Predicted 3D model of RNase P RNA and transfer RNA as a complex of 431 nucleotides. The coordinates come from a structure-prediction model, not an experiment, and the mean pLDDT is 78.
[in-house]
RNA sequence: GGAGUCGGCCAGGCAGUCGCCGCGCCACGGCUUCGCCGUGCGGCGCGGAGGAAAGUCCGGGCUCCACAGGGCAGGGUGCCAGGUAACGCCUGGGGGGCGCGAGCCCACGGAAAGUGCCACAGAAAAUAUACCGCCUCGCCCGCGAGGGCGCGGUAAGGGUGAAAUGGUGCGGUAAGAGCGCACCGCGCCGCUGGCAACAGCGGUGGCAGGGUAAACCCCACCCGGAGCAAGACCAAAUAGGGGAGCAGGGUGCGGCCCGCACCGCUCCCGGGUAGGUCGCUCGAGGUGUGCGGUGACGUACACCCCAGAUGGAUGGCUGCCCUCGACAGAACCCGGCUUACAGGCCGGCUCCCCUC
RNA sequence: UGGGCCGUCGCCAAGUGGUAAGGCACGGGGUUUUGAUCCCCGCAUUCGGAGGUUCGAAUCCUCCCGGCCCAGCCA
Repeated sequence: GGAGUCGGCCAGGCAGUCGCCGCGCCACGGCUUCGCCGUGCGGCGCGGAGGAAAGUCCGGGCUCCACAGGGCAGGGUGCCAGGUAACGCCUGGGGGGCGCGAGCCCACGGAAAGUGCCACAGAAAAUAUACCGCCUCGCCCGCGAGGGCGCGGUAAGGGUGAAAUGGUGCGGUAAGAGCGCACCGCGCCGCUGGCAACAGCGGUGGCAGGGUAAACCCCACCCGGAGCAAGACCAAAUAGGGGAGCAGGGUGCGGCCCGCACCGCUCCCGGGUAGGUCGCUCGAGGUGUGCGGUGACGUACACCCCAGAUGGAUGGCUGCCCUCGACAGAACCCGGCUUACAGGCCGGCUCCCCUC
Repeated sequence: UGGGCCGUCGCCAAGUGGUAAGGCACGGGGUUUUGAUCCCCGCAUUCGGAGGUUCGAAUCCUCCCGGCCCAGCCA
């Protein structure tokens, strides 16, 4: 200098001005002083979107379902250990794959528990089996080379297929074959290291016998349901009207049963009403430092308060500057994942080339 | 905001592991003097998109995209 890889951060800036939402104070009014409540015409001050606020894919808090009990069903997760409120997330490790490397990727339990499926082609798709071929023997034909037929042997070679009954080599044989042997692979046993996944070493068995579990299933673990339009209160309204269905039924209760509680419940038609308050933001919160830990993370101390609307607030204009600005807008909250995204900054590491 | 469902030819749609039925419409031909009817033939390079599992995916899994429906109180 070039190429690459991993991690973190920022998300146009400054000033003026006019507006919007929230809170506090002043102001005004009421009530018994402190203080509380109300009002809005005003004034002042402070705060006001994101890394994804998104998709709603997981997990948790919170609230209600009388208790949240048992069983079946259903759903989810799936190498091991740890972190966490919890997780399908994260960290570390193991195994497999890719890369020269830094590093990256993996739905990674079980197919010798059972069942199912494997189209077409092919002899055969899993109880097994033999189309071409190879080989011994017998018979026939031929002077001969050889050919034909038949009883068998075989799975080395060919052929079919996505997939064909361990692989390579040597020996062996009529031809062959784990038939024998060596190495590799696989199963079982033991020892060593490790919490474990697993790895290494030694012995042993000629080989258990295709694939598929994002097919049913088995094993281990986890899961009660609904969601802030949850739920609570005040106010308004009134037709608790009509019809149908269900009574070993229905509702709470959600897929079923047991158990418990209640006696009505569901649907349709018709009618009325739709205002306000709370929940509503101080939280598994943020920043910094120290300590423990390889790390995720935990912990101690100090400091900070950082949107809370309900037709739903962040905008308009002006001036200056620059590298001319992407994806995109909170609606109960939080931890993750995934997806979208212009450009820029910082740091660790790897490879190649050049120079000293 | 929360919950539920759907996407297959221009339209309606069947198919739920084995290589995309059927109807309408459309195009061509025939019948007819012409038109309609009727008859024959054709019409999906792939199931909203991308990735994965599998020998094989519209179908199974994951992530996106688009569309539709429902919601308070009296009760």
Rfam match: Bacterial RNase P class A. The family's RNA type in Rfam is ribozyme. Rfam links the family to the GO terms tRNA processing, ribonuclease P activity and dimeric ribonuclease P complex.